RNA sequence: GAGGGUAUAGCUCAAGGGUAGAGCACAUGCUUCACAUGCAUGAGGUCCUGAGUUCAAUCCCCAGUCCCUUCU
Numbered sequence: 001g002a003g004g005g006u007a008u009a010g011c012u013c014a015a016g017g018g019u020a021g022a023g024c025a026c027a028u029g030c031u032u033c034a035c036a037u038g039c040a041u042g043a044g045g046u047c048c049u050g051a052g053u054u055c056a057a058u059c060c061c062c063a064g065u066c067c068c069u070u071c072u
Stems, first nucleotide, its partner, number of pairs: 001071005007065001010024004018055001026042005048064003052060001
């Protein structure tokens, strides 16, 4: 220098154009002498940024940025 991939909750990851979810973690309550486990409830997201298409975009197009990777 060129090609490809990734970006979503604190972490690991889903999501097919139609109001964004799981597990773990966290908080509260119950249980216990206490802790752990278990059960119930809850909080936590400008879906990397910008632009375009569309009635409607996390999802499709384009550009940029970070990271990973291949070639030179």

Source information:
A computed fold for a 72-nucleotide RNA from Vicugna pacos, annotated as transfer RNA. It matches the Rfam family "tRNA". Rfam describes the family as follows. Transfer RNA (tRNA) molecules are approximately 80 nucleotides in length. Rfam classes the family as a transfer RNA. The prediction has a mean pLDDT of 83. The RNAcentral record of the sequence draws on Rfam.